Source information:
The part of an RNA shown here (large-subunit ribosomal RNA, domain VI) has 264 nucleotides and comes from a seawater metagenome.
Context: one part of a larger RNA
């Protein structure tokens, strides 16, 4: 661009993908069968691998500066506490959020329908026999359904239900301002390459700040008390603290632009 006004929102499903898996035990039953040795169909029950799909509460992994410990230099005048620098975290020891497996959960299924091989039933050409010739039945992980996902550009453009209304200019099938509606602009996001999508925007908790909290670090700086000191201890469940919860307009979401029907 089209879907014959113009828009939001929920649908149908032509027709697309996907999965649709494998093994064991335990009974049934040491029964059928078989001389025996062996050893079941059919049905019920359980575990179990690989495989897919979500997820992060549990186990853990990361988690480039969140905690802490430490070496070597340099620096803040020194002591003491700090701060860079050691191949893009110096080294080690932990580890929130997020992402994730090797954690977790959950899946295959039942049912129906037409068939293959193959088995039947009823029966004749062919007074008998025959599952076929007329008729008709029963059979598979296959095939059409079922089960998840996408899907009206399905030009065959499908359905419901709400919203907006019948303005001005003009010679017209043109053009303008405007409805519902959108969009851009701002502030963001468990969305994201960019788009897209989703949510805020002052009638406002949208993110940053701040407070309290949750987690993580492990016991801060100073001081004091003990030791001849290295160090310990006490103040103190202490100091810090990145994504996380909840408050709270402190700061930025401001000021505002454009698009967008008049219905063959």
């Nucleotide at each position: 661009c089209g879907u014959u006004a113009g828009a939001g929102u929920a649908u149908u499903g032509a027709g697309a993908g996907g999965a649709u898996u494998c093994u064991u035990c335990u009974u049934u039953a040491g029964u059928a069968c078989g001389a025996g040795a062996g050893g079941a169909c059919c049905g019920a029950g359980a575990a179990g691998g690989a495989c897919a799909a979500a997820c992060c509460g549990c186990u853990g992994g990361u988690g480039u500066g969140c905690c802490a410990g430490u070496u070597a230099u340099u620096g803040u005048g020194c002591c003491a506490a700090c701060a860079g620098u050691a191949a893009a975290c110096g080294c080690u020891g932990g580890g929130u959020a997020g992402c994730u497996a090797a954690g977790u959960u959950u899946g295959g299924a039942a049912a129906g329908g037409a068939u293959a091989a193959c088995c039947g039933c009823u029966g004749a050409a062919a007074g008998c026999a025959u599952c076929u010739a007329a008729g008709u039945g029963g059979g598979a992980a296959g095939c059409c359904c079922c089960c998840c996902u996408c899907a009206a550009g399905a030009u065959g453009a499908g359905u419901a239900c709400u919203c907006u209304c019948a303005u001005c200019c003009u010679u017209u099938u043109g053009g303008a301002g405007u409805a519902a509606g959108g969009u851009c602009a701002c502030g963001g996001c468990a969305a994201g390459a960019c788009u897209a999508g989703c949510c805020g925007u002052u009638u406002g908790a949208u993110a940053g700040g701040c407070a309290u909290c949750a987690g993580g670090u492990c016991g801060a700086a100073g001081u004091u008390u003990a030791g001849c000191a290295a160090u310990a201890a006490a103040u103190g469940u202490a100091g810090c603290u990145g994504a996380g919860a909840u408050g709270u307009c402190c700061u930025a979401a401001u000021a505002g632009a454009c698009c967008g029907a008049g219905g063959a």
Overview: The coordinates come from a structure-prediction model, not an experiment, and the mean pLDDT is 88. Rfam family: Bacterial large subunit ribosomal RNA. The full RNA is in RNAcentral, with records from SILVA.